[in-house]
Predicted 3D model of a 71-nucleotide RNA (transfer RNA) from a Candidatus Levyibacteriota bacterium. It was read from a public genome assembly. It matches the Rfam family "tRNA". Rfam describes the family as follows. Transfer RNA (tRNA) molecules are approximately 80 nucleotides in length. It is annotated as a transfer RNA. Rfam links the family to the GO term triplet codon-amino acid adaptor activity. Its mean pLDDT, the model's own confidence on a scale to 100, is 81.
RNA sequence: GGGGGUGUCGGUUAACGGUAAACCAGUGGUCUCCAAAACCACGACUGGGGGUUCGAUUCCCUCCACCCCUG
Numbered sequence: 001g002g003g004g005g006u007g008u009c010g011g012u013u014a015a016c017g018g019u020a021a022a023c024c025a026g027u028g029g030u031c032u033c034c035a036a037a038a039c040c041a042c043g044a045c046u047g048g049g050g051g052u053u054c055g056a057u058u059c060c061c062u063c064c065a066c067c068c069c070u071g
Base pairs, nucleotide, nucleotide: 001070002069003068004067005066006065007064010024011023012022013021018054026042027041028040029039030038047063048062049061050060051059
């Protein structure tokens, strides 16, 4: 240089183009002499930019980061 793949809460992963979800972690509460456990509740996310579409995490283009293959 060429080809391919991945990017979603703090972490790990879901989501046939139609309300972004679960677990762990975190915070608050209940319980307890205190704590742990358990239970209840809450907050937080689609790598950047553009395009297609009534509607984009999803499809297209480009850039960025990382990984793999290769001259």